[in-house]
RNA sequence: GCACCGUUAGUUCAAUGGUAGAAUGCGAGCUUCCCAAGCUCGAAACCCGGGUUCAAUCCCCGGACGGUGCA
Numbered sequence: 001g002c003a004c005c006g007u008u009a010g011u012u013c014a015a016u017g018g019u020a021g022a023a024u025g026c027g028a029g030c031u032u033c034c035c036a037a038g039c040u041c042g043a044a045a046c047c048c049g050g051g052u053u054c055a056a057u058c059c060c061c062g063g064a065c066g067g068u069g070c071a
Base pairs, nucleotide, nucleotide: 001070002069003068004067005066006065007064010024011023012022013021018054026042027041028040029039030038047063048062049061050060051059
C1' cells in the first nucleotide's frame, strides 16, 4: 500500500428496512433477626459524517479504531 471481517447498555452477546432485546453488573423494593440467595421493578447502548428511502442499527459512499491475510 491492497483486500476482507468487526465496531450495539459498564461488560459479554442478539436483532436486520418499521419505536433495539437478553445475560451479567448497577439502583430501589419485597423476603430475613442480619447477611447471602431468591423474587419484583427501574436506569442504561446502535463508532463518526454524508447519501438512498415515507422510514436506516440494518442498504450505499467516505472516515476513525481494532483484527486477519497478501505485498
This is a predicted structure of a 71-nucleotide RNA (transfer RNA) from a Minisyncoccota bacterium. Its Rfam family is "tRNA". The family's RNA type in Rfam is transfer RNA. Rfam describes the family as follows. Transfer RNA (tRNA) molecules are approximately 80 nucleotides in length. Its mean pLDDT, the model's own confidence on a scale to 100, is 81.